[in-house]
Context: one part of a larger RNA
Molecule: large-subunit ribosomal RNA, domain IV
Organism: uncultured candidate division WWE3 bacterium
RNA sequence: UCAUCGUUGAGGAACUAGGCAAAUUACAUCCGUAACUUAGGAAAAAGGAUGCCCUGUCACGAUCCCUCCGCAAGGAGAGAAGUCGGCAGGGGGCACAAAAAUGGCUCGACUGGCUGUUUAACAAAAACACAGAUCUCUGCUAAACCAGUAAUGGGAUGUAUAGGGGUCGACGCCUGCCCAGUGCCCGUAGGUCAAGACCGGAGGUGACCGUCUGUUUACAGAUGGAGGCUUUUGGUUCAAGCCCGGGUGAACGGCAGCAGUAACUAUAACUGUUCUAUGGUAGCGUAAUCCCUUGUCGGGUAAGUUCCGACCCGCACGAAAGGCGUAACAAGUUGAGCACUCUCUUAACGAUGAACUCG
Numbered sequence: 001u002c003a004u005c006g007u008u009g010a011g012g013a014a015c016u017a018g019g020c021a022a023a024u025u026a027c028a029u030c031c032g033u034a035a036c037u038u039a040g041g042a043a044a045a046a047g048g049a050u051g052c053c054c055u056g057u058c059a060c061g062a063u064c065c066c067u068c069c070g071c072a073a074g075g076a077g078a079g080a081a082g083u084c085g086g087c088a089g090g091g092g093g094c095a096c097a098a099a100a101a102u103g104g105c106u107c108g109a110c111u112g113g114c115u116g117u118u119u120a121a122c123a124a125a126a127a128c129a130c131a132g133a134u135c136u137c138u139g140c141u142a143a144a145c146c147a148g149u150a151a152u153g154g155g156a157u158g159u160a161u162a163g164g165g166g167u168c169g170a171c172g173c174c175u176g177c178c179c180a181g182u183g184c185c186c187g188u189a190g191g192u193c194a195a196g197a198c199c200g201g202a203g204g205u206g207a208c209c210g211u212c213u214g215u216u217u218a219c220a221g222a223u224g225g226a227g228g229c230u231u232u233u234g235g236u237u238c239a240a241g242c243c244c245g246g247g248u249g250a251a252c253g254g255c256a257g258c259a260g261u262a263a264c265u266a267u268a269a270c271u272g273u274u275c276u277a278u279g280g281u282a283g284c285g286u287a288a289u290c291c292c293u294u295g296u297c298g299g300g301u302a303a304g305u306u307c308c309g310a311c312c313c314g315c316a317c318g319a320a321a322g323g324c325g326u327a328a329c330a331a332g333u334u335g336a337g338c339a340c341u342c343u344c345u346u347a348a349c350g351a352u353g354a355a356c357u358c359g
Stems, first nucleotide, its partner, number of pairs: 001354011014343001019340001027051005036041001038170001052091007059083002066077004092096001104338007111330002116128002132168007145154003171325004176255003181252002183248005190243003196237010209224006256274005283317001284314001295311005
């Protein structure tokens, strides 16, 4: 000097990003216990008292024993062990839950209702799940949906109070406007429209055959050509889809601007105007969302970029990607206080193991 550990005078968070770490607290009995609340809780809330040893005494204490009464049945009285008993008096120690084990507490706010789950080995959370809410699909010989090429299996030996999928996420109060775009559902007169089918056209090939030419009967060449096969093309017909007409937001999503105006000023209930499918309702709001921003005011502090309460020019909250509240709960995030402490200031003492020095 380092590591691990112990103790202390004065102060007591001045440490620090932050009380991290440590300390405090801790057991039992008795007393006592607030706001709030979903009346269950909150609660071991908080906050107190007591606890060792000896003596005395009180209470309770048998079907047994003893004494008394009684013929007997039975009645009366007394009593020991004992009791995590009560009360009183006394005693000793630095210390009496004498060791070990063994909650620190309170107040405010945010988020998530809760118990639960998760990144095996850097994240346990506000993420996931959840009960519950809602939308949607599914009528069953073979559901919808999923696995599989298929057989087949799951769904389900279930049947819409069932099963699948999506979103939200206890509970309470609620969940506004827009269907123009996209999606989905319903409709189907008209438009568009595939393969196919039908009716034609054209080309290719082309036996036998016809015509022509050449030549020695035969043959060679040219040309025409039915059917078939084949290539191509016009028209007619033709489903869904799309176009088209409706509906639908707890479907994807969206929810403006510019001017003017009140008898101080300021502001604008009001008016005008442009655009749009409609122009953000309730509630909340400098927020886990606010750039400007340490916004402004109030509170707490001697002093507060955090915190709490308000305000509202919301850069860029907002209603199931839910809005706003909410008791209980949380190794969650954040602010404050009490208690407590070697976290810190000042000042000291040790233990063990290393390093180091000497031998």